[in-house]
This is a predicted structure of a 162-nucleotide RNA (SAM riboswitch aptamer (S box leader)) from Allostreptomyces psammosilenae.
It matches the Rfam family "SAM riboswitch aptamer (S box leader)". Rfam links the family to the GO term regulation of gene expression.
Model confidence (mean pLDDT): 78 of 100.
The source organism's lineage runs through Bacteria, Bacillati, Actinomycetes, Kitasatosporales and Allostreptomyces.
RNA sequence: AGCUCAUCCAGAGGGGCAGAGGGAACGGCCCGUUGAAGCCCCGGCAACCCUCCAGCCGGUCCACUCGUAGCCGGUCCGCGUGACGCGGGCCCGCGGCGAGGCCGCCGGCGGGGAAGGUGCCAAGUCCGUCCCGCGGCGUACCCGCCGUGGGGAAGAUGAGGA
Repeated sequence: AGCUCAUCCAGAGGGGCAGAGGGAACGGCCCGUUGAAGCCCCGGCAACCCUCCAGCCGGUCCACUCGUAGCCGGUCCGCGUGACGCGGGCCCGCGGCGAGGCCGCCGGCGGGGAAGGUGCCAAGUCCGUCCCGCGGCGUACCCGCCGUGGGGAAGAUGAGGA
């Protein structure tokens, strides 16, 4: 430098050095000698990374439980044969299918923390820029201007990855 994802209407400033710019670009509008950029010190905000929870939701799931059809075996009942048998009930086991499933794991949500890594501490990312819609005005189906809603682009910050 480039890629992916998330967020961007909240929040939080003093001092010192410095000395004319700054708010990414452009347009606007602002900030700035009552001191800009930059650097340093101290403070703060926030919660992206991080971390906690007898929390909620979803997923997955070892053990286990239940159901279901089947099979091996046992046992009982009924029927039957010269004998083998047939039907049914219950039990053990087996693997199959289905359902449930503590703990654990994964994801999301919610809430809490702030030691550390970043970030941030005028104005919504200050507003607009490209597209779509709505309203108003202008002799106005086009077009222009103003307002407003949505999306995009660009940018910023973080996290991740190559």